[in-house]
RNA sequence: AGCGACCACGUAGCGCCAGGUCCGCCCACCGGCGGAUGACGAGGCGGGGGCAGUAUCGAAACAUUCGGCGGAUGGCCCCCCGGCCGGCACGGCCGUCAGGAAGCAGGCAAACCAGCACGGGUAACCGGCUGACAACACUGCUCAGGUGCGCGG
Numbered sequence: 001a002g003c004g005a006c007c008a009c010g011u012a013g014c015g016c017c018a019g020g021u022c023c024g025c026c027c028a029c030c031g032g033c034g035g036a037u038g039a040c041g042a043g044g045c046g047g048g049g050g051c052a053g054u055a056u057c058g059a060a061a062c063a064u065u066c067g068g069c070g071g072a073u074g075g076c077c078c079c080c081c082g083g084c085c086g087g088c089a090c091g092g093c094c095g096u097c098a099g100g101a102a103g104c105a106g107g108c109a110a111a112c113c114a115g116c117a118c119g120g121g122u123a124a125c126c127g128g129c130u131g132a133c134a135a136c137a138c139u140g141c142u143c144a145g146g147u148g149c150g151c152g153g
Stems, first nucleotide, its partner, number of pairs: 014070004019066001020037007040058003046080006081095005087149004100143001102142005113131004118127003
């Protein structure tokens, strides 16, 4: 330094509610009080500054994953650092897995839903257990790489 096994720790789709909807109580005239709901996972960070802001990928549903606020590793611009394009310079493409609207193959989920003589709650609703299916990413292969100078053959 590499490989394997085990253990521990860390790691981002997250937070909120004044609309709406629903539940409970009060009231007796459309109000009051309290509660519930309000993004399902996958993926995603070089440093500093700025701008904008519905920031990638599918799943589900089809009034509510509606509407609103905030945040976020996404986007654009500038500078710097780094990788690659055979040495150098410039240029370009990228961001440490550091070349892509390319082609082929592989590629992993949770909710929804269904079931339960399951748990909590007066209820709306919340949770638990069991059952399946993605796309992007990613992996492998193929294809895909400047200008000038110089070095070597």
Background: The RNA shown here (glmS glucosamine-6-phosphate activated ribozyme aptamer) has 153 nucleotides and comes from a Chloroflexota bacterium. Taxonomically the source falls in Chloroflexota (Bacteria, Bacillati). The model forms 85% of the base pairs in the Rfam consensus. Its mean pLDDT, the model's own confidence on a scale to 100, is 76. Its Rfam family is "glmS glucosamine-6-phosphate activated ribozyme aptamer". By type it is a riboswitch. Gene Ontology terms of the family: catalytic activity and regulation of gene expression. About the family: This entry contains a glucosamine-6-phosphate activated ribozyme that is found in the mRNA for GlmS. GlmS is an enzyme that uses fructose-6-phosphate and glutamine to generate glucosamine-6-phosphate. The ribozyme catalyses self cleavage of the glmS mRNA that is thought to regulate GlmS activity. The literature on the family includes a 2006 paper in Nat Struct Mol Biol by Jansen et al., "Backbone and nucleobase contacts to glucosamine-6-phosphate in the glmS ribozyme".